Source information:
Predicted 3D model of a 73-nucleotide RNA (transfer RNA) from a Chloroflexota bacterium. The coordinates come from a structure-prediction model, not an experiment, and the mean pLDDT is 82. It matches the Rfam family "tRNA". The family's RNA type in Rfam is transfer RNA.
């Protein structure tokens, strides 16, 4: 210095051939239990890395940049 790939909830990832942003685990609350776990049920929680294009509409396409993993030299 080139090249793939990766960045979405407090963590772990889906979602990514353009149309509502999710799951699980974690937290709060209720149930349930004599009481704790477990087990069920709600609920809370997101600038989708950052900026810019594209489009009626971007997490998704595209161009730049930053971060991180591998790989080449």
């Nucleotide at each position: 210095g080139c090249c793939a790939c990766c960045g979405u909830a407090g963590c772990u990832c889906a979602g990514c051939c353009g149309g509502c942003a999710g799951a699980g685990c974690a937290g709060u609350c209720g149930c349930c239990u004599c009481g704790u776990a477990a087990g069920c049920g709600a609920c809370g929680g997101g600038u989708c890395g950052c900026g810019g294009g594209u489009u009626c509409a971007a997490a998704u396409c595209c161009c730049g940049c930053c971060g991180g993993u591998g790989g080449c030299u």
The RNAcentral record of the sequence draws on ENA.